[in-house]
Molecule: transfer RNA
Organism: Lachnospiraceae bacterium
RNA sequence: GCUUCCAUGGCUCAGUCGGUAGAGCGUCGCAUUGGUAGUGCGGAGGUCACGGGUUCGAUUCCCGUUGGAAGCU
Numbered sequence: 001g002c003u004u005c006c007a008u009g010g011c012u013c014a015g016u017c018g019g020u021a022g023a024g025c026g027u028c029g030c031a032u033u034g035g036u037a038g039u040g041c042g043g044a045g046g047u048c049a050c051g052g053g054u055u056c057g058a059u060u061c062c063c064g065u066u067g068g069a070a071g072c073u
Stems, first nucleotide, its partner, number of pairs: 001072007010025004019056001027043006049065005
């Protein structure tokens, strides 16, 4: 230098052949207990890495940038 893959709540990851995003763990509250733990119920928390383009509409498609991983030279 070239190619491919990855980037989504605090963490680990789903998701979608385009229709405004979910799980587990964690966290907070309540119940249960004599009190913890456990369990049950409920809540908060995400500009889907960034900038453009296409589209009525983009996490999803296209281009570029950044960061990470692998391969080639």